[in-house]
RNA sequence: CCGUGCUAGGCGGGGAGCUCGUGGUGCCCUGUACCCCCAAUCCACGCACGGGGGGCUGAAGCCCCGCCCGAGGCCCGAUCCGCCGUUCGAUCGGACCCGCUCGACCGGCGUCGAGGGUCGGGUCCUGCGCGACGAGACCCCGCGAACCGAGUCAGGUCCGGAAGGAAGCAGCUCUCAGCGGACCGUCCCGGGUGCCGCAGGCAAGCCUGGCCGGAGCCGGCGGCGGGCACCGCGAGGGCGGCGGCCAGGUCGACGGCGGGUGCACGG
Numbered sequence: 001c002c003g004u005g006c007u008a009g010g011c012g013g014g015g016a017g018c019u020c021g022u023g024g025u026g027c028c029c030u031g032u033a034c035c036c037c038c039a040a041u042c043c044a045c046g047c048a049c050g051g052g053g054g055g056c057u058g059a060a061g062c063c064c065c066g067c068c069c070g071a072g073g074c075c076c077g078a079u080c081c082g083c084c085g086u087u088c089g090a091u092c093g094g095a096c097c098c099g100c101u102c103g104a105c106c107g108g109c110g111u112c113g114a115g116g117g118u119c120g121g122g123u124c125c126u127g128c129g130c131g132a133c134g135a136g137a138c139c140c141c142g143c144g145a146a147c148c149g150a151g152u153c154a155g156g157u158c159c160g161g162a163a164g165g166a167a168g169c170a171g172c173u174c175u176c177a178g179c180g181g182a183c184c185g186u187c188c189c190g191g192g193u194g195c196c197g198c199a200g201g202c203a204a205g206c207c208u209g210g211c212c213g214g215a216g217c218c219g220g221c222g223g224c225g226g227g228c229a230c231c232g233c234g235a236g237g238g239c240g241g242c243g244g245c246c247a248g249g250u251c252g253a254c255g256g257c258g259g260g261u262g263c264a265c266g267g
Stems, first nucleotide, its partner, number of pairs: 001267006009057003012030004020046005034054005063260006072251004077246001080244009092232003096227005102222002105220005116212008124201006130194002133190002136187003140181004149174004157166003
């Protein structure tokens, strides 16, 4: 060095999660890599690389170690960008309200007299009166006291020699306090009382009559200005959440490079 037969090893790995921790089942990445059984409020284990059974390969393309690359995952972070939620909210538009002016616009009132002026009245306030209503008292009717109210007091009781006298229960009659009824009348009181009367007040408004005077007045629509606690659109700002970009850290599949690792027999 070659051949034959074996052995260690290998027949996938990684991330997050779960867990006291490790591995696995489930999720994701890589990319092709034996089969069967078990496993999420789970299975196995405590220095293991899941446990059990079977099969293949086998010292190198395949096993082991180091370095590089780097799919992908995880952690942290400021600015920026996007989305969502919440809050404040300019501007603008609309609704509503007010004022002004114009319009050859529309409607109504007006010479059967507009706006205005003036003198009255009403509405309003105060006092008094009257009325109505309501409450109470009186008046009227009825009931109404075991004894402690009245009258009359049977029977009975007491005093008296008698004549006679006295107190007095029940009954009957009457009445007190009180209760009920009736609402006619009288008195007193009350007030969210009155198309009522008298007197006074009356700043303003509204309604209305007489007089003066003689042509405007009101509303709508449009225009201008203002108010606004309502509605819509919402620039922009604050706070919070999620995602993206970026920076840092960590693990790291696949792949690349370098190195390492046997036993027996025969030639």
Bacterial large signal recognition particle RNA from an Acidimicrobiia bacterium, 267 nucleotides, folded computationally.
The same sequence occurs in records of 2 taxa.
The RNAcentral record of the sequence draws on ENA and MGnify.
It matches the Rfam family "Bacterial large signal recognition particle RNA". The family is grouped with related families in Rfam's "SRP clan". About the family: The signal recognition particle (SRP) is a universally conserved ribonucleoprotein involved in the co-translational targeting of proteins to membranes.